[in-house]
Parts: sequence; C1' cells; structure tokens
RNA sequence: GCUCCCUUCGUCUAUCGGUUAGGACGCGAGAUUUUCAUUCUUGAAAGAGGGGUUCGAUUCCCCUAGGGAGCG
Repeated sequence: GCUCCCUUCGUCUAUCGGUUAGGACGCGAGAUUUUCAUUCUUGAAAGAGGGGUUCGAUUCCCCUAGGGAGCG
C1' cells in the first nucleotide's frame, strides 16, 4: 500500500428495513430480614462520526476514525 471482518446501555450480548432497540451481570429505589447478604418488585442507561438510498435505516451503500486478520 491492497483486500476482508468488527464497532449497540458501565461490561457482555440479541435484534438481517416497519417498535417503546430486548436480555444477563452491574448501578439506583422499594419490599423481605434485627443488620448485611440472598430473594422479589421496579427504574435509569446504548446504535463510532458524517453523508447517501428509501415512505421509513442499528440493519443497505460511500467516506472518515478506531480495533483485528491476511497479502504484498
């Protein structure tokens, strides 16, 4: 330098065009408990950045950034 893959709550991970983006752990609040822990209920929290296609984009396309693999 070229090609390919990946980027989603704090972490891990679903969602392959049509919703309120789901789950586990973690965090906050409440209940239970003498207290802590456990357990139960409930809540907050996410689409790398930009542009395009589309009635509609996390999803498809392009560029950029970061990470990884291969080739030279």
A computed fold for a 72-nucleotide RNA from Hyphomicrobium sp., annotated as transfer RNA. The prediction has a mean pLDDT of 81. It was read from a public genome assembly. It matches the Rfam family "tRNA". Rfam classes the family as a transfer RNA.